Background:
Small-subunit ribosomal RNA, central domain from an Ilumatobacteraceae bacterium, 352 nucleotides, folded computationally.
Context: one part of a larger RNA
RNA sequence: UUGGGCGUAAAGAGCUCGUAGGCGGUUCAGUAAGUCGGGUGUGAAAACUCUGGGCUUAACCCAGAGACGCCACUCGAUACUGCUGUGACUAGAGUGCGGUAGGGGAGCGGGGAAUUCCUAGUGUAGCGGUGAAAUGCGCAGAUAUUAGGAGGAACACCAGUGGCGAAGGCGCCGCUCUGGGCCGUAACUGACGCUGAGGAGCGAAAGCGUGGGUAGCAAACAGGAUUAGAUACCCUGGUAGUCCACGCCGUAAACGUUGGGCACUAGGUGUGGGUCUCAACCAACGAGAUCCGCGCCGUCGCUAACGCAUUAAGUGCCCCGCCUGGGGAGUACGGCCGCAAGGCUAAAACUC
Numbered sequence: 001u002u003g004g005g006c007g008u009a010a011a012g013a014g015c016u017c018g019u020a021g022g023c024g025g026u027u028c029a030g031u032a033a034g035u036c037g038g039g040u041g042u043g044a045a046a047a048c049u050c051u052g053g054g055c056u057u058a059a060c061c062c063a064g065a066g067a068c069g070c071c072a073c074u075c076g077a078u079a080c081u082g083c084u085g086u087g088a089c090u091a092g093a094g095u096g097c098g099g100u101a102g103g104g105g106a107g108c109g110g111g112g113a114a115u116u117c118c119u120a121g122u123g124u125a126g127c128g129g130u131g132a133a134a135u136g137c138g139c140a141g142a143u144a145u146u147a148g149g150a151g152g153a154a155c156a157c158c159a160g161u162g163g164c165g166a167a168g169g170c171g172c173c174g175c176u177c178u179g180g181g182c183c184g185u186a187a188c189u190g191a192c193g194c195u196g197a198g199g200a201g202c203g204a205a206a207g208c209g210u211g212g213g214u215a216g217c218a219a220a221c222a223g224g225a226u227u228a229g230a231u232a233c234c235c236u237g238g239u240a241g242u243c244c245a246c247g248c249c250g251u252a253a254a255c256g257u258u259g260g261g262c263a264c265u266a267g268g269u270g271u272g273g274g275u276c277u278c279a280a281c282c283a284a285c286g287a288g289a290u291c292c293g294c295g296c297c298g299u300c301g302c303u304a305a306c307g308c309a310u311u312a313a314g315u316g317c318c319c320c321g322c323c324u325g326g327g328g329a330g331u332a333c334g335g336c337c338g339c340a341a342g343g344c345u346a347a348a349a350c351u352c
Base pairs, nucleotide, nucleotide: 003324004323005322006321007306008305012320014202015201016200017199021195022194023193025089026088027087028085029084030083031082033081034080035077036076037075038074039073040072041071048066049065050064051063052062053061054060092192093189094188095187096185097184098183099182100181104178105177106176107175108174109173110172111155116150117149118148119147120146121145122144126137127136163170164169207248208247209246210245211244212243216242217241221237222236223235224234259319260318261317262316263315264314267297268296269295270294271293272292273291274290275289276288277287278286301308302307325352326351327350334345335344336343337342
C1' cells in the first nucleotide's frame, strides 16, 4: 500500500464558512468519451494448455494445435455514467407571504438583596476562628445593633429531567440595533444541491501588552497551627488575577470521549414550540392527528462486552478528517505563527 477500523481498546479536526476537487433529483433530444460487442493488425522464440512422438520410465527433449491481459485502427450497440441544448419539470435547495417561541449576539440606561469600607447614634468586653487552638481584630471602644453614605462584582426565588446558539457559551429589568430557528401557505426561482484538501473566521479558563478599576474571592507570599518533617491539607492576612476598553494568545476531560449530509427500519412514555380535527354555553380542563426540538424505556438489528436502538453505535449511499504495538514523544531538529509563555507541523537512534 491493500485491508480492517475510529462511543469506552490506537483513531472524529474545538466549531463554522467556504476555494479546488469528489459526489449529485425527474424527463426529452443529440453525441458516443467511459462502457459493451464484431473485424483487422500486433501480441518473436522459449514458457503455459491439449494431442502425438523420442531417450527402458519420469524429469527432460521434439513436432503440431490452442491460448496470450493489453495496445492501435476500424465497424457497430446506447441501458447506465459523462458531454451538449436561452430543451422541459418540481418532490431537493432557496425566495416571498402569514404567524411564533427563546438566558442567541452587541450597545445604552435602570434596580434591589448581600459583602466590605466610611460617618454618626446606642452599647460594653470581648470578637473571630478551629477537631482543639493560636496568629489576627478590640477600652485609641471592636463584635452586635440603628441610620446615612461610598464603591465594585454578581444577579437568590422563578429554574425545569426546560429554552437558545455552529461550537465556545448564554440567566435581574427596560430600550435600541441585529443573527438564526420553527410552524403554516404554495405565489416565485428552477437542481441554484451535499461535502469540503488548502484557506478564512469564531473559539472556556489561564496567560501576555497598554490604560483604567478593585467590594468580595484569591495563585505567589507572610504568619499561626498540625506533624518526625509539613515548602501541604486547617486558620488569620494578602499581591497578581478575577472586572472594563482595545490588542494578542488559540489551548481543554473544547466530551455525547460518537464528523457532516440524505434515505430507510416496531412501539411506549414525559416535556418545550407550532398547526389541524373533535369536544366544550362562557372560562378552564380534555381526546386525537401532524411537523420541529429535548429526555427516558424498549423490539428487530448491531456490539468483544458494556451498551446503542427513528436524536443509532441498525440498514445503505456521498464527501472530509484520523488510526496502524508500548516506551522514547506530542519530544528533538527544521519550518510557520507568537511580545513572551508557548502553539501547529513532526521524526529517529535505542529499548521492551
The source organism's lineage runs through Bacteria, Bacillati, Actinomycetota, Acidimicrobiales and Ilumatobacteraceae.